[in-house]
């Protein structure tokens, strides 16, 4: 210099273009208990960044970043 894939909660990981984007784990509170682990309730946090299609976009296009891979 081309070419392919990947990017969603703090960590992993889902989500057929449609319903308030979802568990687990951490976090935080209460509840149990003698205190605590552990168990049970509850809350709080998320779509890489820009634009574009659509009545509606995590999802589909382009361009960018950022990470891996391959080629040269």
């Nucleotide at each position: 210099g081309g070419g392919c894939c990947u990017a969603u909660a703090g960590u992993c990981u889902a989500a057929u273009g449609g319903a308030u984007a979802a568990a687990a784990u951490a976090u935080u509170c209460g509840g149990u208990u003698u205190c605590g682990a552990a168990c049970c309730g509850a809350a709080a946090g998320u779509u890489c960044u820009g634009g574009g299609u659509u009545c509606g976009a995590g999802u589909c296009c382009c361009a960018g970043u950022a990470g891996g891979c391959c080629c040269a």
Molecule: transfer RNA
Organism: Candidatus Nanoarchaeia archaeon